ZMP/ZTP riboswitch aptamer (pfl RNA motif), 79 nucleotides, folded computationally. Its mean pLDDT, the model's own confidence on a scale to 100, is 76. The sequence was found by an Rfam model in a public genome assembly. Its Rfam family is "ZMP/ZTP riboswitch aptamer (pfl RNA motif)". Gene Ontology terms of the family: regulation of purine nucleotide biosynthetic process and one-carbon metabolic process. The family has 185 seed sequences and 3,295 matches in Rfam 15.1.
[in-house]
RNA sequence: UAACGACUGCAUGACUGGCGGAAGUAGGAUCACCUACAGGGAGUGCAGUAAGUGAGAGCCGACCGCCUGGGCAGCCUGG
Numbered sequence: 001u002a003a004c005g006a007c008u009g010c011a012u013g014a015c016u017g018g019c020g021g022a023a024g025u026a027g028g029a030u031c032a033c034c035u036a037c038a039g040g041g042a043g044u045g046c047a048g049u050a051a052g053u054g055a056g057a058g059c060c061g062a063c064c065g066c067c068u069g070g071g072c073a074g075c076c077u078g079g
Stems, first nucleotide, its partner, number of pairs: 003053002006049007015040002017067005024037005058072003
C1' cells in the first nucleotide's frame, strides 16, 4: 500500500405467504397465490470514520407458536 472486518451516510434493493394469539389495507383468484399501497428488509454499489488483522461455521420479511414457499451471501461444478 492492497485486501478484509466494524460503524455512519446516500443510492439501489431481492424477498416480503397461511392459520391461531383482538394487530397491515384494498381488489381478485385456479386459494400457504396475483396486483397496488403502507411498513419491514438482508444484500449490493459509492463515499466517509477510527483503530485493527480480532475471522467464519450464515443472514432477511413486527413478536410467539404451528406450517409453507423463496431471496441474498458464501462454497463447488459446467459454459